[in-house]
About this RNA:
The RNA shown here (transfer RNA) has 74 nucleotides and comes from a Bacteroidota bacterium. The organism belongs to Bacteroidota, within Bacteria. The coordinates come from a structure-prediction model, not an experiment, and the mean pLDDT is 81. It matches the Rfam family "tRNA". Its family is annotated with triplet codon-amino acid adaptor activity in the Gene Ontology. The family's RNA type in Rfam is transfer RNA.

Order: sequence, then C1' cells, then structure tokens
RNA sequence: GGGGCAAUAGCUCAGCUGGCCAGAGCGCCGCGUUCGCAAUGCGGAGGUCGAGAGUUCGAAUCUCUUUUGCUCCA
Repeated sequence: GGGGCAAUAGCUCAGCUGGCCAGAGCGCCGCGUUCGCAAUGCGGAGGUCGAGAGUUCGAAUCUCUUUUGCUCCA
C1' cells in the first nucleotide's frame, strides 16, 4: 500500500429476504421471601445501532465516504 471481517445497553452477543414501539443473558436499582447474606420471584432504569452522507413512503439492515480494532497478501 491492497483485500477481508467486526463495531447494537455497563459487559458478552442476537436481530431471518428493509416495516411499526430495537432485544436476550449477566450486571445495576426497587420490592417480596430471610435475623442477615446468598439464592429465588416480580417490577424498573439503561442504547445518537462507531461517525457523516445518499437511496427509499420507511434504514441497525442497502450504497458511498470515514474512524477504530482484528486478520490475510505484498
């Protein structure tokens, strides 16, 4: 220098061929149960879908540019 892959909640990750309000587990907060802790049940908070632009009635999803990380070739 060129190619490929990844980026979604605090962490690890789903999200099928664009379609309504973006989800799970763990973690966090509250309540019940307990003398208390753990465990467990119920409820809740938490996300500009890396960034910018474009296409479309509609984009996490498609296209382009760009940033970061991993990897392959030279």